[in-house]
RNA sequence: CCGUGCUAGGUGGGGAGCUAGCGGUGCCCUGAACCUGCAAGCCGCUCUAGCAGGACCGAAUUCCACCCCGAGGGGAGCGACGUCGGCUGCUGGGCCGUUAGCGGGGGCAAGCGACGCCGGGCCCUGUGCGGUGCAGACCUGUGAACCCCGUCAGGCCCGGGAGGGAGCAGCGGUAAGCAGGCCCCUGCAGGUGCCGCAGGCCAACCCGGCGGACGUCCCGCGCGUCCCGCGCCGGCGCUCGCCUUCGACGGGUGGUGCACGG
Numbered sequence: 001c002c003g004u005g006c007u008a009g010g011u012g013g014g015g016a017g018c019u020a021g022c023g024g025u026g027c028c029c030u031g032a033a034c035c036u037g038c039a040a041g042c043c044g045c046u047c048u049a050g051c052a053g054g055a056c057c058g059a060a061u062u063c064c065a066c067c068c069c070g071a072g073g074g075g076a077g078c079g080a081c082g083u084c085g086g087c088u089g090c091u092g093g094g095c096c097g098u099u100a101g102c103g104g105g106g107g108c109a110a111g112c113g114a115c116g117c118c119g120g121g122c123c124c125u126g127u128g129c130g131g132u133g134c135a136g137a138c139c140u141g142u143g144a145a146c147c148c149c150g151u152c153a154g155g156c157c158c159g160g161g162a163g164g165g166a167g168c169a170g171c172g173g174u175a176a177g178c179a180g181g182c183c184c185c186u187g188c189a190g191g192u193g194c195c196g197c198a199g200g201c202c203a204a205c206c207c208g209g210c211g212g213a214c215g216u217c218c219c220g221c222g223c224g225u226c227c228c229g230c231g232c233c234g235g236c237g238c239u240c241g242c243c244u245u246c247g248a249c250g251g252g253u254g255g256u257g258c259a260c261g262g
Stems, first nucleotide, its partner, number of pairs: 001262006009057003012030004020046005034054005063255006072246004077242004081237007089230002092228003096224003101221002104219005116210006123200006129193002132189005138181005148173004156165003
């Protein structure tokens, strides 16, 4: 130096949490690294800190120590950033409102009559009148073989006779119906009316009257509510940084058996 067989040891690690403490199961981060059973108000141990059973690798790229890097996790605190709430300060800003805040600036209108007031129209409802249309009533005419009325020739019937009776046609009148008229009267209707009366009715517009000087718009200022910005205080963190703690993977240095054979 090589080969073979063993032993120590290894076959993942870490964080938070739990725990008297140490591990595990569970969660999370890494990573690729055996199997079976146990296990969260739990399972197994006692600083040598999972327990029980089995399998594989095996003195080195795999074990141990130290150093570096550093994923990721935890933490009292500080600072940015974001957000919520509060405060009222500002030489700040914006929207809206305010003329029953201003003695401000301006435009327009007004004795050919402002503001205001009264009445009316326009609009709606009711009612009345008129008109139009339709219908009714009314007037005139016509209109019934018989089953409407009146008068009933002829004929018929009764009677000795005088006379009487029913009764068709005709004539006259009338009903239903039809036609015409319709000054007046009645009812209904509505795309009717420079119409009357009454009631209703925001505004605008129009007309008339009273009255006698302001009215309106814009800007500026003031005031008020709300919002934004800056400032202060407090809370939260969904983010980041500082500090601190643990720390996988990875890198580097060093260290570390036995036996046999060649």
Molecule: Bacterial large signal recognition particle RNA
Organism: Acidobacteriota bacterium